This is a predicted structure of a 351-nucleotide part of an RNA (small-subunit ribosomal RNA, central domain) from Picea glauca.
RNAcentral holds the full RNA, with entries from SILVA.
Taxonomically the source falls in Picea (Eukaryota, Streptophytina, Embryophyta, Acrogymnospermae).
[in-house]
Context: one part of a larger RNA
RNA sequence: UUGGGUGUAAAGCGUUUGUAGGUGGCUUUUCAAGUCCGUUGUCAAAUCCCAGAGCUCAACCCUAGACAAGUGGUGGAAACUACCAAGCUGGAGUAUGGUAGGGGUAGAGGGAAUUUCUAGUGGAGCAGUGAAAUGCAUUGAGAUCGAAAAGAACACCAACAGUGAAAGCACUCUGUUGGGCUGACACUGACACUGAGAGACAAAAGCUAGGGGAGAAAAUGGGAUUAUAUACCCCAGUAGUCCUAGCCCGUAAACGAUGGAUACUAAGUGUUCUGUGUAUCAACCCACAUAGUGUUGUAGCUAACGCGUUAAGUAUCCCACCUGUGGAGUACGUUCCUAAGAAUUAAACUC
Numbered sequence: 001u002u003g004g005g006u007g008u009a010a011a012g013c014g015u016u017u018g019u020a021g022g023u024g025g026c027u028u029u030u031c032a033a034g035u036c037c038g039u040u041g042u043c044a045a046a047u048c049c050c051a052g053a054g055c056u057c058a059a060c061c062c063u064a065g066a067c068a069a070g071u072g073g074u075g076g077a078a079a080c081u082a083c084c085a086a087g088c089u090g091g092a093g094u095a096u097g098g099u100a101g102g103g104g105u106a107g108a109g110g111g112a113a114u115u116u117c118u119a120g121u122g123g124a125g126c127a128g129u130g131a132a133a134u135g136c137a138u139u140g141a142g143a144u145c146g147a148a149a150a151g152a153a154c155a156c157c158a159a160c161a162g163u164g165a166a167a168g169c170a171c172u173c174u175g176u177u178g179g180g181c182u183g184a185c186a187c188u189g190a191c192a193c194u195g196a197g198a199g200a201c202a203a204a205a206g207c208u209a210g211g212g213g214a215g216a217a218a219a220u221g222g223g224a225u226u227a228u229a230u231a232c233c234c235c236a237g238u239a240g241u242c243c244u245a246g247c248c249c250g251u252a253a254a255c256g257a258u259g260g261a262u263a264c265u266a267a268g269u270g271u272u273c274u275g276u277g278u279a280u281c282a283a284c285c286c287a288c289a290u291a292g293u294g295u296u297g298u299a300g301c302u303a304a305c306g307c308g309u310u311a312a313g314u315a316u317c318c319c320a321c322c323u324g325u326g327g328a329g330u331a332c333g334u335u336c337c338u339a340a341g342a343a344u345u346a347a348a349c350u351c
Stems, first nucleotide, its partner, number of pairs: 003323004007305002012319001014201004021194003025088004033081002035077008049065001051063002054060001091191001092188003096183004103177007110154001114150003118146001120144002125136002162169002206248001207246005215241001220236004259318006267296006274289004300307002324351001326349001333344004
C1' cells in the first nucleotide's frame, strides 16, 4: 500500500453554508464512450507450462506447441452506466391556511436580595474557625427600623419539557425577524445527497479603545495550619466578570467522547406540538398517523460494557480521520495574530 477500522482500545473536523469533484428517482427513444462477444496484429529471446528427443539416468540441453493479462485495428450486441430527445410525480422545492416554542435582535418596564450612604432606637461586642488569630467596633460597630443610590442576576412556575446548525437561549411587555411542524392538495418537474479547498458562526479565558464596578473573585497582602505551606481554612483585595465598539483571538471533556443523507427491520410504556376519526351540548377521555424527546426491550451487532426504528442492526453514496509506546501535537519551516498563542506538522533515538 491493500486491507481492516473510528461510543469507551489509535481514530468523526466545534457547527454550518457551499465551489470543484464523487454519487444519484420512474417511463420511452437515440447513440455506442464505458461494458460484453467474435476475429486479427503486437506482446524479442531466454525463463515458466506442456509434448517429443539427446547426454548411461538426472540436473542440463535441443525441437515443436500453448495459456493468462495488456494494447492497437476490425465486425457485432444494446441489458446496465454515460450521452441525445421527450415525458412522469413518489425525492426536493414554491405558493396558500393553521400551529407550538427560554430561536435571534432592538427598546421599555418590574420586584426580591446584596452592598454603600444617610436619619432614628440602642449600648458592647461583632465577625470568623476544627480551634484560633488577623479584621471591624465607645470617633458608637453588630442588631433593628425609615429615606436614597448603585451594579449584577432574574426565586417559585421548571419538567424526564421546549427551541436553535452548533456555541447557546428563561423576570414581564412591545416592535422587528429566521427556522420548524402540519392540513387540503394548487404549481415547478429530479431542481437531489455529500462536499476537498473556501466563507460564516463559534462557551469561557484573553487582547485593543472607551465606560461601569454591587456581589463574588485569579494575582497580591496579612492571619492560621505545618517540619516546610509559594496550598487547602480565615480576614482583606486588584485584573477580569457587566456595557459599547472590534476585519481581534478561534480554542474546550466545543461530548451522545457516536460525521451527513436515504431506505428497510418486533413490541411495551411516558411526554411535547399538530392533524384525522370516534364521542359529546361542550371540554376531556379513547383510537390512529406525522414530526420530536425519554425509557424498557426482541432479532441482530459488540472484546465486553452495552446499542437496539433517535442503532453501535441490515445496505448504498459522499466527506473527515486512524495504523505499537514514548520522543510529540514537540522541533524546524510556512501561514495567521497587537500579544498570548493558534493552524499545519516530522525525524533521530527508545522500549
Its mean pLDDT, the model's own confidence on a scale to 100, is 86. Rfam family: Bacterial small subunit ribosomal RNA.